[in-house]
RNA sequence: AAGAACAGGCUGCCGAAUCCUGGGCGCUCGCCCCGGGAGCGGGGGACCCAUUCCCUUGGGGCGCAUCGCCGGGAAACCGGCGUAGGACACCUUUCGGUCCGAGCCCGUCAGCUAACCUCGCAGGCAUCGAAGGGGAAGACCU
Numbered sequence: 001a002a003g004a005a006c007a008g009g010c011u012g013c014c015g016a017a018u019c020c021u022g023g024g025c026g027c028u029c030g031c032c033c034c035g036g037g038a039g040c041g042g043g044g045g046a047c048c049c050a051u052u053c054c055c056u057u058g059g060g061g062c063g064c065a066u067c068g069c070c071g072g073g074a075a076a077c078c079g080g081c082g083u084a085g086g087a088c089a090c091c092u093u094u095c096g097g098u099c100c101g102a103g104c105c106c107g108u109c110a111g112c113u114a115a116c117c118u119c120g121c122a123g124g125c126a127u128c129g130a131a132g133g134g135g136a137a138g139a140c141c142u
Stems, first nucleotide, its partner, number of pairs: 011126004018038007039121006049111001058109001059106004067082006085100004090135003093131004
């Protein structure tokens, strides 16, 4: 000198996972606990329609995360190569680039589905580039 790590703040990314507010303990700051509202997201649930359905090869839900092939293994599973699909800082298009392609839940039960009922608002991260076009959003002032 550069880099790395840690802590805080700002700005962003994936995702529904944000905002406002009441009460209690308390040092009336904060933390913690119990609620409420708005908004966003999910599930259940008629007629009609659909399904030749159910009775174990059980079935189903959230999610982009499905489906193949190969290798190891008794199996569970592990690894590899692809792939449906998905992400990369307002939206979209084009050309390139880099990645993901998981996990969890219900418990024998659920098609769609108005009314209605009900649940969640977490967690994990640090930033692709170029070109064109278009439409939004936010802040401030009056």
Model confidence (mean pLDDT): 76 of 100. This is a predicted structure of a 142-nucleotide RNA (c-di-AMP riboswitch aptamer (ydaO/yuaA leader)) from Humidesulfovibrio sp. Its Rfam family is "c-di-AMP riboswitch aptamer (ydaO/yuaA leader)". Its family is annotated with regulation of gene expression and cyclic-di-AMP binding in the Gene Ontology. Of the family's consensus pairs, 92% are formed in the model.